[in-house]
Molecule: RNase P RNA; transfer RNA
Organism: Miltoncostaeaceae bacterium
RNA sequence: GCAGGUCAGGCAGCCGCGGGUCGUGCGAGCGGCUCGAGGAAAGUCCGGACACCGCAGAGCAGGGUGCUGGUUAACGGCCAGCGGGGGAAACCCCAGGGAAAGUGCCACAGAAACGACACAGCCUUCGGCCCUCGGGUCGGCGGCAACGGUGAAACGGUGCGGUAAGAGCGCACCAGCGGUCUGGUGACAGGCCGGCUGGGUAAACCCCACCCGGUGCAAGGCCGAAUCGGGGCGUUGACGCUGCUCGCCGAGCCCCAGGUAGGCCGCAUGAGGCGUCCGGCGACGGACGUCCCAGAUGGAUGGCUGUCCACGACAGAAUCCGGCUUACGACCUGCUAAA
RNA sequence: CGGGGCGUGGCGCAGCCUGGUAGCGCACCCGGCUGGGGGCCGGGCGGUCGGAGGUUCGAAUCCUCUCGCCCCGA
Numbered sequence: 001g002c003a004g005g006u007c008a009g010g011c012a013g014c015c016g017c018g019g020g021u022c023g024u025g026c027g028a029g030c031g032g033c034u035c036g037a038g039g040a041a042a043g044u045c046c047g048g049a050c051a052c053c054g055c056a057g058a059g060c061a062g063g064g065u066g067c068u069g070g071u072u073a074a075c076g077g078c079c080a081g082c083g084g085g086g087g088a089a090a091c092c093c094c095a096g097g098g099a100a101a102g103u104g105c106c107a108c109a110g111a112a113a114c115g116a117c118a119c120a121g122c123c124u125u126c127g128g129c130c131c132u133c134g135g136g137u138c139g140g141c142g143g144c145a146a147c148g149g150u151g152a153a154a155c156g157g158u159g160c161g162g163u164a165a166g167a168g169c170g171c172a173c174c175a176g177c178g179g180u181c182u183g184g185u186g187a188c189a190g191g192c193c194g195g196c197u198g199g200g201u202a203a204a205c206c207c208c209a210c211c212c213g214g215u216g217c218a219a220g221g222c223c224g225a226a227u228c229g230g231g232g233c234g235u236u237g238a239c240g241c242u243g244c245u246c247g248c249c250g251a252g253c254c255c256c257a258g259g260u261a262g263g264c265c266g267c268a269u270g271a272g273g274c275g276u277c278c279g280g281c282g283a284c285g286g287a288c289g290u291c292c293c294a295g296a297u298g299g300a301u302g303g304c305u306g307u308c309c310a311c312g313a314c315a316g317a318a319u320c321c322g323g324c325u326u327a328c329g330a331c332c333u334g335c336u337a338a339a
Numbered sequence: 340c341g342g343g344g345c346g347u348g349g350c351g352c353a354g355c356c357u358g359g360u361a362g363c364g365c366a367c368c369c370g371g372c373u374g375g376g377g378g379c380c381g382g383g384c385g386g387u388c389g390g391a392g393g394u395u396c397g398a399a400u401c402c403u404c405u406c407g408c409c410c411c412g413a
Base pairs, nucleotide, nucleotide: 001335002334003333004332005331006330007329009308010307011306012305013304014303015302017036018035019034020033021032022031023030024029038314042325043324045323046322047321048320049319050216051215052214053213062212063211064210065209066208067081068080069079070078071077082096083094084093085092086091097207098206102205103204104201105200106199119148121144122143123142125140126139127138128137129136130135156174157173158172159171160170161169175197177194178193179192180191181190182189183188220265221264222263223262229256230255231254232253233252235251236250237249240248241247272291273290274289275288276287277286278285279284309312340412341411342410343409344408345407346406349365350364351363352362359396367383368382369381370380371379372378389405390404391403392402393401
């Protein structure tokens, strides 16, 4: 330096807090026993369970994922491999499909930024001028893209041949593309042949393949006051409509609906932990044994004393689980390099 | 518990979608007009865009992680 793993101050005493259970008490309560945060409980970034709503089926829109094969309840996670990149090595990293389906963009510089281009220049030839007759210079018709300059990037790269100068024009090697054979489940690797060769960007729109219905435990279920409302009963009423009867109205009692306040459930036995064995390179799966390990609703884990040491970092559950990411102390093991 | 937005000179904001020069107002400094102040005119200083990493030739802008602040719903 790299990779993997473990622990999360220990012990004793006292006081206190929350849950469960037993005993006691009419009850408020009291007493005994027992359990009581994390590797990240965090960020809420993914994936599921569960619950309700919606839904014939399929599609569109929208969102996500993106090498291959596995694993899993599922995943954007994990494992094994392939390809590429970094490092001296151990080892690490990769949003890693498609740019000949189409569209857009490529600042500045540069001749030219995509089927584009010739600035400086090179070559042939014609004409004019100069000349030390080798040539030089100016202009025109053509050919060229090797060399120079610009840029992040210039239409294959290097070398040899070739040519008037040049050019995959030809050859060798390399890169890429297409075809074919072999190996592999596959990504891909290797061989042979062909042709000369098609800029970059999709964490730009987009195309292709696959996946996704919505909302979240304040989901949701059960019970359910008071007040208001509806119905019934027959007793009563000083008053009222009205002098009397009925009726209306008011008081009383009973019943009902609704589901507010409030209470209970959801809610702690689970894709669970630990150990052994088996299958698999591994992630993981299977069998057997064993254990029960927080559950609040203003929200519980704290404090003091003694003692030991290396003097204790980051940090506190709120429906649950699998991951990722971030914060962080100490120790152990293996590997690499140098001395 | 769930959702959304913002962070750019000292202050308040634009630029981000559609990548290439970070701009505006106030403030600050200098000079001028004035007897002086205020005000006006002219000129200037000052920001690596909250932090880290990635994509790209190139990132304030696109993507991922993270920090802080504000708002909303039940």